[in-house]
RNA sequence: CUCUUAUCGAGAGAGGUGGAGGGACUGGCCCGAUGAAACCCGGCAACCUUCUCGCAUUAGAGGUCAGCGAGAAAGGUGCCAAUUCCUGCAGGAAGGUUAUCUUCCUGAGAGAUAAGAG
Numbered sequence: 001c002u003c004u005u006a007u008c009g010a011g012a013g014a015g016g017u018g019g020a021g022g023g024a025c026u027g028g029c030c031c032g033a034u035g036a037a038a039c040c041c042g043g044c045a046a047c048c049u050u051c052u053c054g055c056a057u058u059a060g061a062g063g064u065c066a067g068c069g070a071g072a073a074a075g076g077u078g079c080c081a082a083u084u085c086c087u088g089c090a091g092g093a094a095g096g097u098u099a100u101c102u103u104c105c106u107g108a109g110a111g112a113u114a115a116g117a118g
Base pairs, nucleotide, nucleotide: 001118002117003116004115005114006113007112008111013041015040016039017038021031022030023029025088027086028085042080043079044078047076048075049074050072051071052070053069054068055067084110089107090106091105092104093103094102095101
């Protein structure tokens, strides 16, 4: 970098350093010196590992691998404004001062994260 699968309406500091930018991209709309990014600390969550308990499994008991559920949060990531802030393509519904306008719904696309494969 590419592919596959899962998730993306919940959650997370009025702390230090730092100094102007940031919210992927488009168009919007926002956040920011009542201090952005970044780093540290802190926190959230529970995708993978690990540990504990239960279920199932067994004629029964003990054990082991794998399965299902619950929990812990030690390790590997991740995340901590706004639904992935909205939107970009297609279909549908309603409205309408008819302007390929407005609002809403569904699906896809794009993106993000995790696990696995190449």